[in-house]
RNA sequence: GCCCGCGUGGCGAAAUUGGAUAUCGCAUUGGACUUCUAAUCCAAAGACUGCGGGUUCGACCCCCGCCGUGGGUU
Numbered sequence: 001g002c003c004c005g006c007g008u009g010g011c012g013a014a015a016u017u018g019g020a021u022a023u024c025g026c027a028u029u030g031g032a033c034u035u036c037u038a039a040u041c042c043a044a045a046g047a048c049u050g051c052g053g054g055u056u057c058g059a060c061c062c063c064c065g066c067c068g069u070g071g072g073u074u
Stems, first nucleotide, its partner, number of pairs: 001073007010026004019057001028044005050066005
């Protein structure tokens, strides 16, 4: 240099030939319970999906460029 995969809340994952208000677990915050903690239960906040464009009525999903990361290869 070329080829392939990946990038989604603080962390780890999901989201079907493009179809909604992006889901779950852990963590965090508040509450219940408890003598207090832990555990358990209830609730809440938190990402418009790596960045910028494009296609489309509609994009995490398709296309182009770039960035980061892992692997392969001369």

A computed fold for a 74-nucleotide RNA from Clydaea vesicula, annotated as transfer RNA. The same sequence occurs in records of 2 taxa. The sequence is in RNAcentral, with records from ENA. Its mean pLDDT, the model's own confidence on a scale to 100, is 80. Rfam family: tRNA. By type it is a transfer RNA. Rfam's curators write: Transfer RNA (tRNA) molecules are approximately 80 nucleotides in length.